[in-house]
RNA sequence: AAGUUGAUGUGUGACUGGCGAAGCAUGGAUACCCAUGAGGAAGCACAUUGAUGUUACAGCCGUACGCCUGGGCAGAGGUA
Numbered sequence: 001a002a003g004u005u006g007a008u009g010u011g012u013g014a015c016u017g018g019c020g021a022a023g024c025a026u027g028g029a030u031a032c033c034c035a036u037g038a039g040g041a042a043g044c045a046c047a048u049u050g051a052u053g054u055u056a057c058a059g060c061c062g063u064a065c066g067c068c069u070g071g072g073c074a075g076a077g078g079u080a
Stems, first nucleotide, its partner, number of pairs: 003052010015040002017068004024037005038063001059073003
C1' cells in the first nucleotide's frame, strides 16, 4: 500500500403477513393478501476514521408475546 473488518455521517432502501374475546390503526378480501396512515428496518453506495496475524464464520431484517405462513439481504457453488 492492498485486502479484510469496526465506528460515524450522508444518500438509498428490499421486506414490513394471518390468527390469538386485550398491544399497529382504518377499509376491503379470503387464506396468510391489497390500499392508506404512523412506526420499524437488514443491506447497498460514497466520505472520514480506527484496527489488522491470528482473525473471521458457524447469519441478519419487518409493530410486546405465542403459533403459523411467506419474503428480502449477505455468503458459497452452479446455470444462462
A computed fold for an 80-nucleotide RNA from Paenibacillus sp., annotated as ZMP/ZTP riboswitch aptamer (pfl RNA motif). The RNAcentral record of the sequence draws on Ribocentre. Its mean pLDDT, the model's own confidence on a scale to 100, is 76. Its Rfam family is "ZMP/ZTP riboswitch aptamer (pfl RNA motif)". Rfam 15.1 lists 3,295 matches to the family in 2,545 species. For this family Rfam cites "Recognition of the bacterial alarmone ZMP through long-distance association of two RNA subdomains" (Jones and Ferre-D'Amare, Nat Struct Mol Biol, 2015).